[in-house]
This is a predicted complex of two RNAs, RNase P RNA and transfer RNA, with 443 nucleotides together.

Parts: sequence; C1' cells; structure tokens
RNA sequence: GGAGUUGGCCAGGUAAUCGCUGGAAGAAGGCUUGCCUUUUUCUGGAGGAAAGUCCGGGCUCCAUAGGGCAGAGUGCCAGGUAACGCCUGGGCGGCGUGAGCCGACGGAAAGUGCCACAGAAAAUAUACCGCCGAUGACCCCAUCCCCCCCCGACGGGGCACAGGUAAGGUUGAAAUGGUGCGGUAAGAGCGCACCGCGCGACUGGCAACAGCCGUGGCAGGGUAAACCCCACUCGGAGCAAGACCAAAUAGGGGAACAAGGUGCGGCCCGCAUGGUUCCCGGGUAGGUUGCUUGAGGUAUACGGUGACGUAUAUCCCAGAUGAAUGAUUAUCCACGACAGAACCCGGCUUAUCGGCCAACUCCACUC
RNA sequence: GCGGGAAUAGCUCAGUUGGUAGAGCGGUACCUUGCCAAGGUACAGGUCGAGAGUUCGAGCCUCUUUUCCCGCUCCA
Repeated sequence: GGAGUUGGCCAGGUAAUCGCUGGAAGAAGGCUUGCCUUUUUCUGGAGGAAAGUCCGGGCUCCAUAGGGCAGAGUGCCAGGUAACGCCUGGGCGGCGUGAGCCGACGGAAAGUGCCACAGAAAAUAUACCGCCGAUGACCCCAUCCCCCCCCGACGGGGCACAGGUAAGGUUGAAAUGGUGCGGUAAGAGCGCACCGCGCGACUGGCAACAGCCGUGGCAGGGUAAACCCCACUCGGAGCAAGACCAAAUAGGGGAACAAGGUGCGGCCCGCAUGGUUCCCGGGUAGGUUGCUUGAGGUAUACGGUGACGUAUAUCCCAGAUGAAUGAUUAUCCACGACAGAACCCGGCUUAUCGGCCAACUCCACUC
Repeated sequence: GCGGGAAUAGCUCAGUUGGUAGAGCGGUACCUUGCCAAGGUACAGGUCGAGAGUUCGAGCCUCUUUUCCCGCUCCA
C1' cells in the first nucleotide's frame, strides 16, 4: 500500500421565524371555590430497527393456577439471566491459506411406517449375469506300438445339474466396513497388517469430549423438519386486559342446552358460580385510570476468560386518544438510506445511503 | 393495537401416509351447418405468491418474507 475478518459508534449539521403536543410556574376571566377557558415564561418531544408479531417475561383478569390424559415446544456440554428457541465459553463436524465463519448437533440396537422408477436384491436379506464345482448312462477332442475300423478307462473341453460363493459386473440418492498380502476348487474377516467401527479400563476435564492401552472379526443401510422413544419446559386470555365515574333503558321477545352450562382453552376430575349461548329488538357510544421511575441510563471501582454480577455516585430522558414531533428561509458538507412510538421490557428475524473508531489476518514492497 | 385465516391454469376450486399436478367454466384448431348457437374431437395454457432449508425427491414438512381477507367497545 492492497485485500479482508470481528466488535462498537453515528444516522445531515447550524441559525432565525412561525406552528403542534406533554409537564411546571405565573397572570386574567368565569362560576358550581377548585375546576374550566384564554394567555405569558421555562422546559421535554421517535428508532436502530419504533417494523414482522417469531419467541420469552412483567402487568391485569380468570382458583394464590390445582391433579391426570391429550397437545405444543426445546434438544452436544457447562454457565449467564426475571425468562427464553436468546447470549457467553467450551466440545464435535463442515468451510476458509488465515483472522474467523456456519451447524434444528439426543436416540435408527424399544417398536411401527416409508424408500417412486431402475435393479437379482431397498432390509428376518437375496442370487440375474459371472466364478467354482461333487455327479451324469449325454456330446466333442487328443493320447493310447505302422495304418484303418470299433470300444473307450484316465485326461481336456462342452452341456445338464444338487450345491458353494459374494471378489467382479449391472441399477440407484443409497447395496451389508476399506486397502494390501496370504489363503481357497472358486471365494469370503476365513487369517494377518494398517485405517475405520463397537465394547471395556486408565489418564485429563464439572461435563460434552479427547488421548492412550486392551479387546471384539465387525454386529442390524437411509429417513425422527415420518409416527415415535428419552430428557426438560409450558394453565388460558390479552391494555379493545382490567378498575372507576357518568349517561341511557323495553334488564324486552324467540330458539337451544339441563347427567348440563359458565369461569375454562381439547377431554376427564376438582374448585367456584346459579343460569349460559345464539338470534331479533332497544339504549349509550362521554370521561378518569391502567400510562410510563424502569429486570432504566451514565460514570467509576471490584469479581469473572466471557455473557454478566456487586457496590457507590449521578441523571429523569415521548406518553398521544382523530392521535404531537412539522413548515419556511439562510448557510455548510460527505447532498442525507430504511423507516414513525400507542401497556412496558429482554431477544431473534427482516429493511437500510453512507461515514468513523478499535483489534486482528493474508499478500506485496521498503527499512 | 390484539387475535385468526388464505394464496394452485384466465376464473372458481380439488389435491394425504412426500414419488411425473387435476376438474368445471373459459380459450384455440378441426368436424358438424347455407350461416350462427348447441354438440363432438383434439390441443394449448402452471417457475403451486416469493426466497432458503430438511430429504434421493417438496404443492405437501420447517424457517423467513410479500399480499389479501375476517373477528375483537359498553349497558350485558
């Protein structure tokens, strides 16, 4: 200098004017005398994702959330946390020269199912071609004293065939450990060596696991994001939850259900409650609260490899309900992406113009 | 805001233990007719909303994403 990896930060700035909205203080007016209206001053006013609503928790109501079945979710190990499917560290596997990155990563020897087409065979294995071959009253050939004929043991070849075999061929996404040597009629873990695999002990580690030694000829493919098994977790609904005030009225009519209904979601039990659900009809559709001080932010110290925790100090940082955060002008630059809170947090995922910082890796060159 | 559902041919819809995607209507061509309709025969038309993953193989199973639809106040 170039190419990259990981982590973190920013998200147009400044000034003026005019608005919108929350809060605090003051003034004026009104009356129902503690509220309303108007107005002045000060001050707060979107995000890293406010998004998707995919997980987890708080909060609220229903039993202080109870028992069983069913159902759903998670899935290497250890830790963090309020909790998690998140995060951190480690293991194993894969990718990369490397910094690093990625992984739904328990069990296929509990059982069941499926594996189209092709292929001999798709799982209690089996045997199409091939290889070998006891046997045969079958066929051919050669030898058997110089020639010919006949017979034909033994031998060679062929054919038939009880059988042996799984080395080789063929199919497929996938074929019953791999390579080599020995062995054999031909072969085969049949035997041996190495590699792989299973089992057991020892060592290290909390563990996942790793190393090493011994041992077993090897034992049964894939699929669990198929059912399932094992371990662990999970009650339901959601701020339109819920609480209060006010207003209004026909608390009316009909149907269904009573071994039942509702709270309670699939079922049973249990607890509570005395009606519940649907349709028609009627009324009111106003306000207060929940609402933002919180598993909160910042700084320092300590513990920990780290996620994180503890202590001290300090700060208050949107809270609307037709729903605010905008408009104009000037100026500067790198010319501004994705995008707008609605009960609140912790995550994940998705979208995103660009810029900055730190650590590290690889390549080239110079000293 | 909260909760639930759907997407397959031009339209309306099927599609189950995952194994070559179908039906009806519509379209095109031919037959039939003097001509048209009806009828008959044949054919075309699908990246199964999009992108990944699991699997030998995905419309179907899993994840992400896009679009659309439905329900949810009080008296009660």
Notes
Rfam match: Bacterial RNase P class A.